[in-house]
Context: one part of a larger RNA
């Protein structure tokens, strides 16, 4: 000096991002125990007291020693004395956020508000089910049968879940438009017998065949089209005026839209301006709690708002407690280092 582990005057979080770490609490017994609540809880709530030692008696354990049975050895009876140890064992309260809960997770930087969950909804599936694996045979689903199985979203419980089907998707419809292969073969082209013109070279026409093309016509689903559907993907306005102080606008006008955000909640895990403003807590509070609403950019199963219990979760405050600190000191053990 480092590591581990003890102790400390006075103060007691002044430390620090933050009480991180440490201290404190702790078992058993008695008393006592609030808000809230899903009436089960909350609860070991909180808080208060006891616990030692000694003597006597009773009752256990052990038992020096003594006695009896008795050959060593064993068995039985009596009996002074002794009858140990705290090592181990919640800190608590108030308020808020998130998630109902127990559970699961990034083996080796994340344990959580993430995942799961019981409960809720929607969609598909009538059995050779849907769906999944496999080229197939086949297998799972299931030796199940719609109170079943699969997919997807939400996530206990309570109160609820508004408007929009214009876009995208899905479902249904079939009159019309469009639309492939196939079918169809009008026509066109190449070649060429033949024929015509030409003295010739060559040129014109061009049957059949063989080829190459090829219009009309026919032609399903789909798409266009017509409806439905949002616990499908998703979306849910602007400007102007107006009340007998002022301010504000219950009210009116106008433009646009598929419809213009309802109930709730709201500077929020969401608020840029922003340390918004007011109140509380502090001597002093960018955090916190309660309000307000001007919601940059809340909002209803991408669920909204509450909620007892629960949480190695997150935030703020308090009591207790302490070397975290004021501010250091010192002991033990181990190692490094120095000397021998």
């Nucleotide at each position: 000096a480092u590591a581990u582990u003890g102790u400390c005057a006075a103060g007691g979080a002044a430390c620090u991002c933050g009480g991180c770490a440490a201290a404190a609490u702790g078992g058993c017994c008695u008393c006592g125990u609030a808000a809230c609540u899903u009436c089960g809880g909350g609860a070991u709530a909180a808080g208060a007291g006891g616990u030692g030692c000694c003597u006597a008696c009773g009752u256990g354990g052990u038992g020096a020693u003594u006695g009896a049975g008795u050959u060593u050895a064993c068995u039985c009876a009596a009996a002074a004395g002794c009858u140990a140890c705290u090592g181990u064992a919640g800190g608590c309260c108030c308020a808020a956020g998130c998630g109902a809960c127990u559970g699961u997770u990034u083996a080796a930087c994340a344990a959580a508000a993430a995942c799961a969950c019981a409960g809720g909804g929607c969609u598909c599936u009538g059995c050779u089910a849907a769906c999944u694996c496999g080229u197939a045979a086949g297998a799972g689903g299931a030796u199940g049968u719609a109170u079943a199985g699969a997919g997807u979203c939400u996530g206990a419980c309570g109160c609820c879940u508004g408007c929009c089907c214009a876009g995208u998707g899905c479902c249904g419809g079939a009159a019309g438009g469009u639309u492939a292969a196939c079918a169809g073969g009008a026509g066109a082209u190449g070649u060429c017998a033949a024929u015509c013109c030409g003295u010739a070279a060559g040129g014109g026409u061009g049957a059949a065949g063989c080829a190459u093309u090829g219009a009309a016509u026919c032609g399903a689903a789909g798409c266009c089209c017509c409806g439905g559907u949002a616990a499908a993907c998703g979306g849910c306005g602007g400007c102007c005026g107006u009340a007998a102080c002022u301010a504000u606008a219950a009210c009116g006008g106008u433009c646009c839209u598929a419809a213009g955000g309802u109930a709730g909640c709201g500077a929020a895990a969401u608020c840029c301006c922003u340390u918004g403003u007011c109140g509380g807590g502090u001597a002093a509070g960018u955090u916190c709690c309660g309000a307000c609403c001007u919601g940059c950019a809340u909002g209803a199963a991408u669920g909204g708002c509450g909620u007892a219990a629960c949480g190695a979760c997150u935030u703020g405050g308090g009591c207790a407690c302490u070397g975290u600190c004021u501010u250091g000191a010192u002991g033990a053990u181990a190692u490094a280092c120095u000397c021998a």
Large-subunit ribosomal RNA, domain IV from candidate division TM6 bacterium GW2011_GWF2_43_87, 340 nucleotides, folded computationally.